Transfer RNA from Rhizoclosmatium hyalinum, 72 nucleotides, folded computationally.
RNAcentral records the identical sequence in 3 taxa.
RNAcentral holds the sequence, with entries from ENA and Rfam.
Its Rfam family is "tRNA". Rfam classes the family as a transfer RNA.

RNA sequence: GCCCGGUUAGCGCAGCGGUAGCGCAUCUGCCUUCUAAGCAGGUGGUCGUGGGUUCGAUCCCCACAUUGGGUG
Numbered sequence: 001g002c003c004c005g006g007u008u009a010g011c012g013c014a015g016c017g018g019u020a021g022c023g024c025a026u027c028u029g030c031c032u033u034c035u036a037a038g039c040a041g042g043u044g045g046u047c048g049u050g051g052g053u054u055c056g057a058u059c060c061c062c063a064c065a066u067u068g069g070g071u072g
Stems, first nucleotide, its partner, number of pairs: 001071007010024004018055001026042005048064005
């Protein structure tokens, strides 16, 4: 240089065009003499950046950034 993949919540990951979810973590309550465990509920997202297509984009297209792999 070329080819392929990843980028979504604090962390790990889902999400085949119609207002984005799960687990862990965190917070509150219940339980317990206390703690842990358990149970119930809540908070938390410019979906890497910028354009394009579309009535509508996390999803499709282009460029860029970043990261991992392959290859000369």